[in-house]
Context: one part of a larger RNA
């Protein structure tokens, strides 16, 4: 001197921004919102509307929050999958055949404080289940062909053997089985990227290897028997700190430092374990236990997860409104129309930065050193009065008026470094100042004040951090 977070004073005005509970409590949480959609798949009830309820169907696995955990294939970059999966999309080829039986909702009756629940009649599908075909996957047995570095892959014909699709429909559109895509993922891998030797030896499913189990899939992932092995001064183990990168600050660079905010990836959803639907979770607003808190209550039982948008206590030097709309880009549903969405777009609040304007200009007189009084004049960006107007909406706005110079300047500082006072009161080594060196004990250019100076300026000093 930058940059970044707080503090002191102070403060007129428009615009931009990936700024604004990261740091301290991944502390706790009142209240409202935040994931719903299909009547062109079914049934009832209402008739003023596909308005209500139900079952199905797709979506809730994304979006949004946070940075605790993690020194690790978590991230980065390059590779492997002859070890794998992928709804919705798209592209080819075929096929949709026969049966059955239940339940919601909605009638009647109960239980219960509440949450919710229980019986009975009735009855529907693209809900649910037989069956048959197709088709898939297994062993064998003999041979070919094809892609490939490399068959363990693919394909073709035979016998046997497990398994076994499918749904209609208001005719728009659906379903089901093979291959193929395109998207997305799951696993392995070579490098890189942190501090400690005042951590030197670590390990016992620990190296490996035969069987199996599990899993879309490879493996000690996980058993079970055998081997005795395997990592390490080119830091194994251990201890501590950290979410990684793209960036970001800084410097001429080489580095050095940071990486909360936006973008990619990872992990988490009070603290753990568990699991079910499902292509996809082991699920932040899905169940189920165990802690720990906390609420309700008729004491029999219940109910809660804001590290989502707001907003509230706590906690600290430290961080905004319990606003508007789904107009706009997206997403999920739907054929669409359209619902929906604290995602997004927008407005309020902040001296967060950052750009850009203002506080006035001019003449004549007087005083005199730039200038300062006063007196006339112009100007109106701020202000202030009114009218139109753009916007989804409501405010910001945009254009045009009235009115008056009018409403608009501060902080630090003046002994040296370092630009300004050998001005004038106080005080009297005391108060008290000072980043360093140093002032004060009676004339203090160094302290409190006035006035006069000097720099920055809507800003200007400090504390801390980092270059």
């Nucleotide at each position: 001197g930058g940059c970044g977070a707080c503090c002191g004073c102070u403060u007129u005005u428009g615009g931009a921004g990936u700024u604004c509970g990261a740091u301290u409590a991944a502390g706790c949480c009142a209240u409202g919102c935040g994931a719903g959609u299909a009547g062109a798949a079914u049934g009832a009830a209402u008739u003023a509307g596909a308005u209500u309820c139900a079952u199905u169907g797709c979506a809730a696995a994304c979006u949004g929050c946070u940075c605790a955990g993690u020194a690790a294939c978590a991230c980065g970059u390059g590779g492997a999958u002859a070890a794998c999966c992928u709804g919705c999309c798209c592209u080819a080829u075929g096929c949709u055949c026969u049966g059955g039986g239940a339940u919601a909702a909605c009638c009647u009756c109960g239980g219960g404080a509440a949450a919710c629940u229980g019986a009975g009649a009735a009855g529907a599908a693209u809900a649910c289940c037989g069956g048959a075909u197709a088709g898939a996957c297994c062993a064998c047995a003999a041979c070919g062909c094809c892609u490939g570095g490399a068959a363990c892959g693919g394909u073709g014909u035979g016998u046997g053997g497990u398994u076994g699709a499918a749904a209609g429909g208001u005719c728009a559109c659906g379903g089901c089985a093979u291959a193929g895509g395109a998207u997305g993922g799951g696993u392995c891998u070579g490098c890189g990227g942190c501090g400690u030797a005042u951590c030197a030896g670590g390990u016992c499913g620990u190296a490996g290897g035969g069987g199996g189990u599990g899993u879309a899939a490879c493996g000690g992932a996980c058993c079970u028997c055998c081997u005795a092995g395997c990592c390490a001064u080119c830091g194994a183990c251990g201890c501590g700190u950290a979410c990684g990168g793209g960036u970001u600050g800084u410097g001429g660079g080489a580095g050095c430092a940071a990486u909360a905010g936006c973008c990619c990836g990872g992990a988490g959803a009070u603290g753990g374990a568990u699991u079910c639907u499902g292509a996809g979770a082991c699920a932040c607003g899905a169940a189920u236990c165990c802690a720990g808190a906390c609420c309700c209550u008729a004491c029999g039982g219940g109910g809660u997860g804001c590290a989502g948008c707001a907003g509230g206590c706590g906690c600290g030097a430290a961080a905004a409104c319990u606003u508007c709309a789904c107009a706009c880009u997206g997403c999920a549903g739907g054929a669409a129309a359209c619902u929906g969405u604290g995602a997004u777009g927008a407005g309020g609040g902040a001296a967060c930065u950052c750009c850009a304007a203002g506080u006035g200009a001019c003449u004549g007189c007087a005083c005199a050193u730039u200038g300062u009084g006063u007196a006339g004049c112009c100007u109106u960006u701020u202000c202030u009065u009114u009218a139109c107007u753009a916007u989804u909406a409501a405010u910001c706005g945009g254009u045009a008026u009235u009115g008056g110079a009018a409403u608009a300047a501060g902080g630090g500082c003046u002994g040296g470094g370092a630009a300004a006072g050998a001005c004038c009161g106080g005080u009297g080594c005391c108060a008290g100042c000072c980043g360093c060196c140093g002032c004060g004990g009676u004339a203090a250019u160094a302290c409190c004040g006035g006035c006069a100076g000097c720099u920055c300026a809507a800003g200007u000093g400090g504390u801390c951090g980092u270059c």
Molecule: small-subunit ribosomal RNA, 5' domain
Organism: uncultured prokaryote